Description: Predicted 3D model of an 86-nucleotide RNA (c-di-GMP-I-GGC riboswitch aptamer) from Blastopirellula marina. The coordinates come from a structure-prediction model, not an experiment, and the mean pLDDT is 87. It was read from a public genome assembly, where an Rfam model found it.
RNA sequence: CUCGAAAAAGGCAAACCGGUCGUAAGGCCGGGGCGCAAAGCCAAGGGCCGCAUCCUCCUGCGAGGGCGGUAGCCUGGCUGCCGAAA
Numbered sequence: 001c002u003c004g005a006a007a008a009a010g011g012c013a014a015a016c017c018g019g020u021c022g023u024a025a026g027g028c029c030g031g032g033g034c035g036c037a038a039a040g041c042c043a044a045g046g047g048c049c050g051c052a053u054c055c056u057c058c059u060g061c062g063a064g065g066g067c068g069g070u071a072g073c074c075u076g077g078c079u080g081c082c083g084a085a086a
Base pairs, nucleotide, nucleotide: 002086003083004082011036012035016031017030018029019028020027021026034072040078041077042076044075045074046073047070048069049068050067051066054065055064056063057062
């Protein structure tokens, strides 16, 4: 370094409920605990989701674009606790 133990010490926290912000997706706080060895951080590529009448094209279905969200969808980047076996 790879790796990840029915190891130790700790950590995070899905659904759901309450509060709050947002048009929305969703965020944050508290409860909760399904899970997680990066479930720590970064929206760079792909995916997915939303937009209060966002824009363009289209009869329409829809397509393309813009803006936003998701890091607990994947890839990639940065950082990091512990140390059995191999």